Small-subunit ribosomal RNA, central domain from an uncultured prokaryote, 349 nucleotides, folded computationally. It matches the Rfam family "Bacterial small subunit ribosomal RNA". Gene Ontology terms of the family: ribosome and structural constituent of ribosome.

Context: one part of a larger RNA
RNA sequence: CUGGGCGUAAAGCGCACGUAGGCGGUUUGCCAAGUCAGGCGUGAAAGCCCCGGGCUUAACCCGGGAACUGCGCUUGAUACUGGCAUGACUAGAGGCCGGGAGAGGGUAGUGGAAUUCCCAGUGUAGAGGUGAAAUUCGUAGAUAUUGGGAAGAACACCGGUGGCGAAGGCGGCUACCUGGACCGGUUCUGACGCUGAGGUGCGAAAGCGUGGGGAGCAAACAGGAUUAGAUACCCUGGUAGUCCACGCCGUAAACGAUGAGUGCUAGAUGUUGGGGGACCUGUUCUUCAGUGUCACAGCUAACGCAUUAAGCACUCCGCCUGGGGAGUACGGCCGCAAGGCUAAAACUC
Numbered sequence: 001c002u003g004g005g006c007g008u009a010a011a012g013c014g015c016a017c018g019u020a021g022g023c024g025g026u027u028u029g030c031c032a033a034g035u036c037a038g039g040c041g042u043g044a045a046a047g048c049c050c051c052g053g054g055c056u057u058a059a060c061c062c063g064g065g066a067a068c069u070g071c072g073c074u075u076g077a078u079a080c081u082g083g084c085a086u087g088a089c090u091a092g093a094g095g096c097c098g099g100g101a102g103a104g105g106g107u108a109g110u111g112g113a114a115u116u117c118c119c120a121g122u123g124u125a126g127a128g129g130u131g132a133a134a135u136u137c138g139u140a141g142a143u144a145u146u147g148g149g150a151a152g153a154a155c156a157c158c159g160g161u162g163g164c165g166a167a168g169g170c171g172g173c174u175a176c177c178u179g180g181a182c183c184g185g186u187u188c189u190g191a192c193g194c195u196g197a198g199g200u201g202c203g204a205a206a207g208c209g210u211g212g213g214g215a216g217c218a219a220a221c222a223g224g225a226u227u228a229g230a231u232a233c234c235c236u237g238g239u240a241g242u243c244c245a246c247g248c249c250g251u252a253a254a255c256g257a258u259g260a261g262u263g264c265u266a267g268a269u270g271u272u273g274g275g276g277g278a279c280c281u282g283u284u285c286u287u288c289a290g291u292g293u294c295a296c297a298g299c300u301a302a303c304g305c306a307u308u309a310a311g312c313a314c315u316c317c318g319c320c321u322g323g324g325g326a327g328u329a330c331g332g333c334c335g336c337a338a339g340g341c342u343a344a345a346a347c348u349c
Base pairs, nucleotide, nucleotide: 003321004320005319006318007303008302012317014202015201016200017199021195022194023193025089026088027087028085029084030083031082033081034080035077036076037075038074039073040072041071042070049065050064051063052062053061054060092192093189094188095187096185097184098183099182104178105177106176107175108174109173110172111155115151116150117149118148119147120146121145122144126137127136163170164169207248208247209246210245211244212243216242217241221237222236223235224234259316260315261314262313263312264311267294268293269292270291271290272289273288274287275286276285277284278283279282298305299304322349323348324347331342332341333340334339
């Protein structure tokens, strides 16, 4: 470079926004760059290929032809691509108006249950814990129970293959600020679109920095058990951390192990949010958007997928190319560090 691929065999960037680029709806006219046709010029010779000839043959040599798939100029064609008219259109996209749904995000406030601790009352010898125990707590009054108080964290029931979000993710209640999607109207703009190398932003948990906070839980650590041993599993404790503010880190089985967008291709059934119709008012028909299950065609190595495609197609991006060495070394960039990103080779099977 090309081919074939990327759910599970190697392979979809964690997710989005977006620059360059690539690709792009319907219609009219013009141009003729791409495209197509004709002509002319050029495309050295030798060689390759075809025909014929000369050395006894062949290699070799000679003659002719074809070819040289290309380039330039020129004359035309105008379906398609492109350009122009910044032409026209409304099915893509967006705006406007009217609605309802939602753990979407942020800030402030607030509620009850539970837990632990503190104070006081009742009360007495045990309590905890386990397979069984012990460490541990308790006559300086524990456990249990009643009343009062403090603190921090998380929000039972509702709760649902329910909802929202691009992904990570989001769950008590109230207020304020705020993003997005959906449905209906046919009211406006008139292709304004899709994708997206670089780039930028967001990004669970853990971890890091500074300052707070610290109830419960709990790496590390200590002790008790178990065991041949037990640097574990079990038990009693327990510090970072978990929480908050600000700033870093930038990873994950970041998973649907399935990139984004558009169109097309049997059905059945459940459920969420809307719209329309029919009536017998709680059923049914229909339509749009989402979320599940089953299943035809088709696809698949099989498993399975199957209008939420892994089917049929197109556009754009990313990625793969035997296993180990290795997501490592070296270099570069980023980071306070931990480390991250990019990313080989020798050797070996």

Record summary
Its mean pLDDT, the model's own confidence on a scale to 100, is 89.